A computed fold for a 72-nucleotide RNA from a Candidatus Falkowiibacteriota bacterium, annotated as transfer RNA.
The prediction has a mean pLDDT of 83.
Rfam family: tRNA. The family's RNA type in Rfam is transfer RNA. Rfam links the family to the GO term triplet codon-amino acid adaptor activity.

């Protein structure tokens, strides 16, 4: 140098263009003398960034930037 992939909550990961979700973790409340375990509720996302195409984009196009991994 050239190529392929991944990039969504604190973490681990789902979402076939039409209102962004799940466990796990945090937070309060109820259980209990207390913790735990278990219920109930709740917060938390400019979906890497920038631009494009669309009536409409996390989802397609580019192009950067971050990481795995192939080939020189």
């Nucleotide at each position: 140098g050239g190529g392929u992939g991944a990039u969504u909550a604190a973490c681990u990961c789902a979402g076939c263009g039409g209102u962004a979700g799940a466990g796990u973790g945090c937070u309060u409340c109820g259980u209990u003398c207390a913790c735990a375990u278990c219920g109930a509720a709740g917060a938390a996302g400019u979906c890497a960034u920038u631009g494009g195409u669309u009536c409409a984009a996390a989802u397609c196009c580019a192009a950067u930037a971050u990481c795995a991994c192939c080939c020189a």